Transfer RNA from a Spirochaetia bacterium, 73 nucleotides, folded computationally. RNAcentral records the identical sequence in 2 taxa. It matches the Rfam family "tRNA". Rfam's curators write: Transfer RNA (tRNA) molecules are approximately 80 nucleotides in length. Rfam classes the family as a transfer RNA. The sequence is in RNAcentral, with records from ENA. Its mean pLDDT, the model's own confidence on a scale to 100, is 82.

RNA sequence: GCCAAAGUAGCUCAGUUGGCAGAGCGGCGCACUCGUAAUGCGCAGGUCUGGGGUUCGACUCCCCACUUUGGCU
Numbered sequence: 001g002c003c004a005a006a007g008u009a010g011c012u013c014a015g016u017u018g019g020c021a022g023a024g025c026g027g028c029g030c031a032c033u034c035g036u037a038a039u040g041c042g043c044a045g046g047u048c049u050g051g052g053g054u055u056c057g058a059c060u061c062c063c064c065a066c067u068u069u070g071g072c073u
Stems, first nucleotide, its partner, number of pairs: 001072007010025004019056001027043005049065005
């Protein structure tokens, strides 16, 4: 330099024939317990990498940029 994949909660990741953003772990509170762990219930936490376009409507489609990973040279 060229090609491909990925970027969504603190972490690991779902969510794709465009229509209200989710799970597990973690955090906080409560219950249970002599106490802790475990368990149960609840709560908080997101400008979906950034910008532009298409559309009534975009995490999702198109374009550009950035970052990460892999391959080729």